A computed fold for a 133-nucleotide RNA from a Dehalococcoidia bacterium, annotated as c-di-AMP riboswitch aptamer (ydaO/yuaA leader). Rfam family: c-di-AMP riboswitch aptamer (ydaO/yuaA leader). Rfam's curators write: This family represents a conserved RNA structure found upstream of the ydaO and yuaA genes in Bacillus subtilis and related genes in other bacteria. The ydaO/yuaA element is thought to act as a genetic 'off' switch for the ydaO and yuaA genes in its native state. It is believed that the element may be triggered during osmotic shock leading to activation of ydaO, a predicted amino acid transporter gene, and members of the yuaA-yubG operon which code for KtrA and KtrB K+ transporters. Its family is annotated with regulation of gene expression and cyclic-di-AMP binding in the Gene Ontology. The coordinates come from a structure-prediction model, not an experiment, and the mean pLDDT is 79.

């Protein structure tokens, strides 16, 4: 000079998962702020048929042997260098876990704030911020 790893801070990134303020000797209380269920009337549904039902981007299709594992592929979803949108590239993810008969849903009621991670392509619009003049 480069690259890899590992600690510490800063900055970001996915997601609702962030922030104060108190108590404890650390079992815990409350608030905003965000999220997600339950639940009238109108409406919608009403037969048949099939197990439904929620969080979430996380569904479907073939193959695999007729299940699993597992492979190619899809609806859909995500990717800092000021921030939004849009377009083009490329790069990735398409899980997993609650529940038991729950449409929409004012009021009103319940709950959750967890976890995993590290971008370094470009243009165009719009907005914010410095600096010069």
């Nucleotide at each position: 000079g480069a690259g890899a790893u590992g600690u510490a801070g800063u900055c970001g990134c996915c997601a609702a998962a962030u922030c104060c303020c108190u108590g404890u000797u650390c079992g815990g209380g409350g608030g905003a702020g965000c999220g997600g269920g339950c639940g009238g009337a109108c409406c919608a549904a009403a037969c048949c048929a099939g197990u439904c039902g929620g969080u979430g981007a996380g569904u479907c299709u073939c193959g695999g042997c007729u299940a699993a594992a597992c492979g190619a592929g899809u609806a859909g979803g995500g990717c800092a260098a000021g921030c939004c949108u849009u377009u083009c590239a490329g790069c990735c993810c398409g899980a997993a876990c609650c529940g038991a008969u729950a449409g929409c849903u004012a009021a009103g009621c319940c709950c959750g704030c967890a976890g995993g991670c590290g971008u370094a392509g470009a243009a165009a619009g719009g907005c914010c911020u410095c600096a010069u003049a």

The model forms 96% of the base pairs in the Rfam consensus. The sequence was found by an Rfam model in a public genome assembly. The source organism's lineage runs through Bacteria, Bacillati, Chloroflexota and Dehalococcoidia.